[in-house]
RNA sequence: GCCCCUAUAGCUCAGUGGACAGAGCGCGACCCUGCGGAGGUCGAGGUCUGGGGUUCAAAUCCCCAUGGGGGCG
Numbered sequence: 001g002c003c004c005c006u007a008u009a010g011c012u013c014a015g016u017g018g019a020c021a022g023a024g025c026g027c028g029a030c031c032c033u034g035c036g037g038a039g040g041u042c043g044a045g046g047u048c049u050g051g052g053g054u055u056c057a058a059a060u061c062c063c064c065a066u067g068g069g070g071g072c073g
Base pairs, nucleotide, nucleotide: 001072002071003070004069005068006067007066010025011024012023013022018056027043028042029041030040031039049065050064051063052062053061
């Protein structure tokens, strides 16, 4: 320098055009329990890396940039 993959909640990930964007773990409250880091119920938390474009509609498709991973020279 060229090519490929990737970027969604604190962490690990799902979602691959349309329903308020989800799960597990973690976190908070309450219940339970002799106690508890075990069990139960409820809850908070993300304008989906940034900027453009396509579309009636974009986390999702296209382009550019940036970060991360890999391959080639």